[in-house]
Model confidence (mean pLDDT): 84 of 100. Large-subunit ribosomal RNA, domain I from a Saprospiraceae bacterium, 527 nucleotides, folded computationally. The organism belongs to Saprospiraceae, within Bacteria. RNAcentral holds the full RNA, with entries from ENA.
Context: one part of a larger RNA
RNA sequence: GGCGCAUGGGGGAUGCCUUGGCUCCCGGAGGCGACGAAGGACGCGGUAAGCUGCGAAAAUGCACGGGGAGAUGCAAACGAUCUUUGAUCCGUGCGUGUCCGAAUGGGGCAACCCGGCACGCUGAAGGCGUGCAGACGAACAGUCGCGAACCCCCUGAACUGAAACAUCUAAGUAGGGGGAGGAAAAGAAAACAAGAGUGAUUCCGCGAGUAGUGGCGAGCGAAAGCGGAGGAGGCCAAACCGGCGCGCGUGCGCGCCGGGGUUGUAGGGCCGCGGCGUGGAACGCAGGUUUUUAGCGGAACGCACUGGGAUGUGCGGCCAUAGCGGGUGACAGCCCCGUACGCGUAAGAGACGUGCGUCCUAGCGGUACCCUGAGUAGGGCGGGGCCGGAGAAACCCUGUCCGAAUCCGGCAGCACCAUCUGCCAAGCCUAAACACUACCGGGAGACCGAUAGCGAACCAGUACCGUAAGGGAAAGGUGAAAAGAACCCUUGGAAAGGGAGUGAAAAGACCCUGAAACCAUGCGCCU
Numbered sequence: 001g002g003c004g005c006a007u008g009g010g011g012g013a014u015g016c017c018u019u020g021g022c023u024c025c026c027g028g029a030g031g032c033g034a035c036g037a038a039g040g041a042c043g044c045g046g047u048a049a050g051c052u053g054c055g056a057a058a059a060u061g062c063a064c065g066g067g068g069a070g071a072u073g074c075a076a077a078c079g080a081u082c083u084u085u086g087a088u089c090c091g092u093g094c095g096u097g098u099c100c101g102a103a104u105g106g107g108g109c110a111a112c113c114c115g116g117c118a119c120g121c122u123g124a125a126g127g128c129g130u131g132c133a134g135a136c137g138a139a140c141a142g143u144c145g146c147g148a149a150c151c152c153c154c155u156g157a158a159c160u161g162a163a164a165c166a167u168c169u170a171a172g173u174a175g176g177g178g179g180a181g182g183a184a185a186a187g188a189a190a191a192c193a194a195g196a197g198u199g200a201u202u203c204c205g206c207g208a209g210u211a212g213u214g215g216c217g218a219g220c221g222a223a224a225g226c227g228g229a230g231g232a233g234g235c236c237a238a239a240c241c242g243g244c245g246c247g248c249g250u251g252c253g254c255g256c257c258g259g260g261g262u263u264g265u266a267g268g269g270c271c272g273c274g275g276c277g278u279g280g281a282a283c284g285c286a287g288g289u290u291u292u293u294a295g296c297g298g299a300a301c302g303c304a305c306u307g308g309g310a311u312g313u314g315c316g317g318c319c320a321u322a323g324c325g326g327g328u329g330a331c332a333g334c335c336c337c338g339u340a341c342g343c344g345u346a347a348g349a350g351a352c353g354u355g356c357g358u359c360c361u362a363g364c365g366g367u368a369c370c371c372u373g374a375g376u377a378g379g380g381c382g383g384g385g386c387c388g389g390a391g392a393a394a395c396c397c398u399g400u401c402c403g404a405a406u407c408c409g410g411c412a413g414c415a416c417c418a419u420c421u422g423c424c425a426a427g428c429c430u431a432a433a434c435a436c437u438a439c440c441g442g443g444a445g446a447c448c449g450a451u452a453g454c455g456a457a458c459c460a461g462u463a464c465c466g467u468a469a470g471g472g473a474a475a476g477g478u479g480a481a482a483a484g485a486a487c488c489c490u491u492g493g494a495a496a497g498g499g500a501g502u503g504a505a506a507a508g509a510c511c512c513u514g515a516a517a518c519c520a521u522g523c524g525c526c527u
Base pairs, nucleotide, nucleotide: 001526002525003524004523005522006521007520008519009518015512016477017476020448021447022445023444024443025442026441027440028439029437030436031146032145039100040099041098042055043054044053046078050074051073061094062093063092064091065090066089070082071081072080105114106113107112116132117131118130119129120128121127134144135143136142150181151179152178153177154176155175161168165215191198192197202229203228204227205226206225212220213219233429234428235427236373240259241258242257243256244255245254246253247252248251264407266372267371268370269369270366271365272364273363279360280359282358283357284356285355286354288352289351290350291349292348293347295343296342297341301316302315303314304313305312317334318333319323325337326336327335378402379401380400381399382398383397384396385395388414409424410423411422412421413420464471465470484511487499488498489497490496
């Protein structure tokens, strides 16, 4: 020096554990905000900092309800107190709520600075207190800001694929902007269909990877119809009538309000006849039911043995509409919390249905005249949307230029024309079925178990890095119980160690288990 064995050190793998996470299901809720939000700054305790809670009434105040013995959060100890005259705690309502922040009197480098007016202290102040004053808007209405996804509108890539690439694709995706709701959007036929019919929209299954489209490449990709979920239809504009106002060119026009009226087998006005009933999705009030925001009751076990400890084992019992689950010194239906089942409400909130009130709501016939959405329909050019890439290219949208008809009217049925059929545009509203889950409650897992599972089981979006946008960790486990090692010794020592003691065990706080690398010591063998 090497190898081997042993004993330690070192290290923190492995096993076991779980307070945390992941995914899904059911129910609730789906918003908060000028009555000042979301998010913060700074404070508040007998006690330093932090977290939590709260706001100068500051780990809270008042009332009502629950609850019933301890309590003053995490978090010990000390101190000082509260509490069966019911505390702490839980629920509901009310109150307080500094400063910043949409931030809103003005300013500003957020949490700061500086004024005005009114009132008060007050007679006075370069003082203090309280209140008011933002912008838009006609307004004493409303709006502004925040929020995970879902929704609508506007805008809108590239990588990529085409085994290159330009049409095409990716994709109307990502990204950007605006807006709304608990859903949004769509929606009551100028629709489909085809010689027969259907009857708003939306969503699901089929139709169907079909018909089509496509450098006919890559690829893209319907609809009718059928089966289901759900089911609901309404209101204006106009003609005409009335009122008020205005303009004048004196019988017309315009504006506002009320009545009227709402459709395609045309309807309405107008004329004639007739009617007071039925229904309604909005709002308010009342009382009812129910759910919810605290809770309450809730069955049944003993002995012996082993052990530190009984839930184990033995013996003998019991309950069960409860043998889900968790805890307890090992594995508990009967020890504890619970569970099945049943019960409860002062106050607040939601839903449902009822009553009352407000508001809205029919018909039949006739036809001379009047009305029935105009820079619209449609067309040209340029684009876009549909399954459809300009194609024979209908249909829908429109930047630009043209530009109708008026019921003897108009649009569509995939160029176009005729016949036929369907429908009535150029105004508006409309539940349910369909999307999502930041949040609250409950439940589940051939999901993870601390290098896993969220980045975060732990005081984590922290420490730390970066000028900034932004990036972003590591870090769990004594024990059943602190019983957390009195006392003694060594020592400079409050370091460390040795005794003693606790404990089932030192598991001794650098604390469960404690692998390997690596290090040391002892012994053996070899050189």